[in-house]
Context: one part of a larger RNA
RNA sequence: CCUUUGUUAAGGAACUAGGCAAAAAGGUCCCGUAACUUCGGGAGAAGGGACGCCACCGCGAGGUGGUCGCAGCGAAGAGGCUCUAUCGACUGUUUACCAAAAACACAGGUCUCUGCAAACGCGAAAGCGGACGUAUAGGGGCUGACACCUGCCCAGUGCCGGAAGGUUAAGAGGAGAGGUUACUUGGGGAACCGAAGCUUUGAAUUGAAGCCCCGGUGAACGGCGGCCGUAACUAUAACGGUCCUAAGGUAGCGAAAUUCCUUGUCGGGUAAGUUCCGACCCGCACGAAAGGUGUAACGAGUGGAGCACUGUCUCAACGAGGGACCCG
Numbered sequence: 001c002c003u004u005u006g007u008u009a010a011g012g013a014a015c016u017a018g019g020c021a022a023a024a025a026g027g028u029c030c031c032g033u034a035a036c037u038u039c040g041g042g043a044g045a046a047g048g049g050a051c052g053c054c055a056c057c058g059c060g061a062g063g064u065g066g067u068c069g070c071a072g073c074g075a076a077g078a079g080g081c082u083c084u085a086u087c088g089a090c091u092g093u094u095u096a097c098c099a100a101a102a103a104c105a106c107a108g109g110u111c112u113c114u115g116c117a118a119a120c121g122c123g124a125a126a127g128c129g130g131a132c133g134u135a136u137a138g139g140g141g142c143u144g145a146c147a148c149c150u151g152c153c154c155a156g157u158g159c160c161g162g163a164a165g166g167u168u169a170a171g172a173g174g175a176g177a178g179g180u181u182a183c184u185u186g187g188g189g190a191a192c193c194g195a196a197g198c199u200u201u202g203a204a205u206u207g208a209a210g211c212c213c214c215g216g217u218g219a220a221c222g223g224c225g226g227c228c229g230u231a232a233c234u235a236u237a238a239c240g241g242u243c244c245u246a247a248g249g250u251a252g253c254g255a256a257a258u259u260c261c262u263u264g265u266c267g268g269g270u271a272a273g274u275u276c277c278g279a280c281c282c283g284c285a286c287g288a289a290a291g292g293u294g295u296a297a298c299g300a301g302u303g304g305a306g307c308a309c310u311g312u313c314u315c316a317a318c319g320a321g322g323g324a325c326c327c328g
Base pairs, nucleotide, nucleotide: 001323002322003321004320005319006318007317008316010314011313014312019309027051028050029049030048031047036041038145052067053066054065055064056063057062080307081306082305083304084303085302086301087299088298092104093103108143109142110141111140112139113138114137120129121128122127146294147293148292149291151224152223153222156221157220158217159216160215161214162213165212166211167210171206172205176201177200178199179198180197186193187192225243226242227241228240229239252286253283264280265279266278267277268276
C1' cells in the first nucleotide's frame, strides 16, 4: 500500500450526479396516535414510559436506593421516521448473464366476430384443438381497480347494409371474316373463282361477385383552421368581417415523463434553489378507452424537503484479522 473490520475531538451532508456507503432505529408490555379514506384502512402512524441484578422496607401487589455485566446458540439476531409531487390502482410478471421499471399482466370497461361440422387455430390430408363447452359460451382488437366523465367530423380509408343504373371474367352465343378445295368436275379454254366438309378467327346479345353508385358506422384507421378589424388612457377583445374545411379541440388538464425560446413570469421553501411545490396560460408540439381528470391503499419505482444519524465530508488519525513485500 491492498482488503475485511473497530474506534474517533469539534462540526454534522459542508461529500456527491445522488446521503452512494456507513451510522442511526430495532424486542416485549403499557400509554398514545393526525390529515385523508373506497370506512377495510392510514397504524407498529407519529410520540412517550417501563424492563436486569443487589440491598433495605412492606403480609402482599409493590416502594426506595445502589449498580452493571457474564455465558451461550443459529444461515440469519429484529422497522429509521415524517411531509410532498409524479407514474402505475392493487398481489403478481419480465430482458437466465449490465435494465424489475412508469414496461407486461391484471380484475373491470367497450367494440367486433361466432347458432355449433361455430368463429378461430394447427395440419398436405385424415384429424385435432376450440370443447366432451353452446351467446351468462368461445375467438379477436383496444382500454386497464374505483369515482366523475368520454365532445365535434362519415369528406378520404376500412367495415356493415343496399340493390335501380354504369362497368365487368370464364362460360353461353355465333353475325361475319380468313385458310383449304377433295370426290363428283360447280363455273371457266386456262390462270383462276368457288359450294359442302374440315379448320382458324370472331361482332351483337347474355353473363356473378367486385368496383362505381346509395346509405350507415369513431371505445373503426384517423382528423379536430387562417387572416383582418373593433370598447371614451393604454392594453385586451365579449363583438364584427372574410377565406377555407368533412369538421375546426368541448369538459378537464397545462413550462407537464409533453414547453423549443426557458433557469418563462409570480409566489413558497434556502443566506444563496437550471431541481422541487403552488399558480399564471403566450399548449414551438395536452386532451378525452393509442382514454381525459382525480383518487384511499400499495411500490427494492422516480423527483423534492425535513427530523434523527453518522469518517460521505472539513481532514484525517490510531488499532485488529488477512494479503502484498523482505529474510530463512
A computed fold for a 328-nucleotide part of an RNA from a soil metagenome, annotated as large-subunit ribosomal RNA, domain IV. Its mean pLDDT, the model's own confidence on a scale to 100, is 86. The RNAcentral record of the full RNA draws on MGnify.